[in-house]
Context: one part of a larger RNA
Molecule: small-subunit ribosomal RNA, central domain
Organism: Candidatus Methanoplasma sp.
RNA sequence: UUGAGUCUAAAACGUUCGUAGCCGGUUUAAUAAAUCCUUGGGUAAAUCGGGAGGCUUAACCUUCCGAAUUCCGAGGAGACUGUUAAACUUGGGACCGGGAGAGGCUAGAGGUACUUCUGGGGUAGGGGUAAAAUCCUGUAAUCCUAGAAGGACCACCGGUGGCGAAGGCGUCUAGCUAGAACGGAUCCGACGGUGAGGGACGAAGCCCUGGGUCGCAAACGGGAUUAGAUACCCCGGUAGUCCAGGGUGUAAACGCUGCAGACUUGGUGUUGGAGAUCCUUUGGGGGUGUCCAGUGCCGGAGAGAAGUUGUUAAGUCUGCUACUUGGGGAGUACGUCCGCAAGGAUGAAACUU
Numbered sequence: 001u002u003g004a005g006u007c008u009a010a011a012a013c014g015u016u017c018g019u020a021g022c023c024g025g026u027u028u029a030a031u032a033a034a035u036c037c038u039u040g041g042g043u044a045a046a047u048c049g050g051g052a053g054g055c056u057u058a059a060c061c062u063u064c065c066g067a068a069u070u071c072c073g074a075g076g077a078g079a080c081u082g083u084u085a086a087a088c089u090u091g092g093g094a095c096c097g098g099g100a101g102a103g104g105c106u107a108g109a110g111g112u113a114c115u116u117c118u119g120g121g122g123u124a125g126g127g128g129u130a131a132a133a134u135c136c137u138g139u140a141a142u143c144c145u146a147g148a149a150g151g152a153c154c155a156c157c158g159g160u161g162g163c164g165a166a167g168g169c170g171u172c173u174a175g176c177u178a179g180a181a182c183g184g185a186u187c188c189g190a191c192g193g194u195g196a197g198g199g200a201c202g203a204a205g206c207c208c209u210g211g212g213u214c215g216c217a218a219a220c221g222g223g224a225u226u227a228g229a230u231a232c233c234c235c236g237g238u239a240g241u242c243c244a245g246g247g248u249g250u251a252a253a254c255g256c257u258g259c260a261g262a263c264u265u266g267g268u269g270u271u272g273g274a275g276a277u278c279c280u281u282u283g284g285g286g287g288u289g290u291c292c293a294g295u296g297c298c299g300g301a302g303a304g305a306a307g308u309u310g311u312u313a314a315g316u317c318u319g320c321u322a323c324u325u326g327g328g329g330a331g332u333a334c335g336u337c338c339g340c341a342a343g344g345a346u347g348a349a350a351c352u353u
Stems, first nucleotide, its partner, number of pairs: 003325004007307002012321001014201004021194003025088007033081001035077007048066007091191001092188003095184003103177007110154002114150008125136002162169002205248007215241002220236004258320006266298009276288004302309002326353003335346004
């Protein structure tokens, strides 16, 4: 609960697609569902307003008149909403053009480092720490050098740079594939916005099956530290991390800011595209300025409790959705649905303060 709100106080679903619903551009005509006006009927009683009257007054009661909404009929209006018909191009979509990008998937190739192994050299320590020890090493370690194998990763470039709905994406090449921006004297012609349910995607972790396992590393075993040390530090080390196929569906999934549209002073960077103009060593060059789209910083009005925000709004408006309503109990219990499980989703109350 017809209210006020949702960056930080409670509250924007993690993201997106989309059903119903709600909302919907410009012009003309028709209609009259809805709306408005007039009029007729109806509008119980009580209540309500006015007049009069009765209880000494009042409350109260009686009586007369009236008002009011819903309802039915008739006539009329035609702006807005609806419906129908016709048309338009600004919203939206399609097509074409040359560019940009770690967008996605698959395959192949490469790079340094690391670890292990083999050969050669070489000899007593190495490693580790605040200091040590556990640990490795005379069956030759550490170190130098030549090679081989393996798995993981992708330094520099690298940038409040780019791309993606979000999660996220970074060596190179090829193939397949998706989206966005810009430009257009092309086409369709409102086809749109949001979106309850619903579908899809969704980091890390975890689970199942099968591989793989260099490094790292929960658990675990040692060594230290300490009063103790189930830790921090050290030596090891298994799941896992990696790949393929399934499942889970959660995060400070954050810009703690839902999506779409319109309007509202500016400055300065940067990325992509398109024009203009100047320089030029004519190079795939450089400078200046304009427009569109993105991404940052600063800041005016305004907003805000303030911090701050400020054309990428938290300003001014519109449409739609989700959510909040003191703290704890509690994201718990119960029920239901989903899941192999772990658990997830939905989600109270008593009581307490």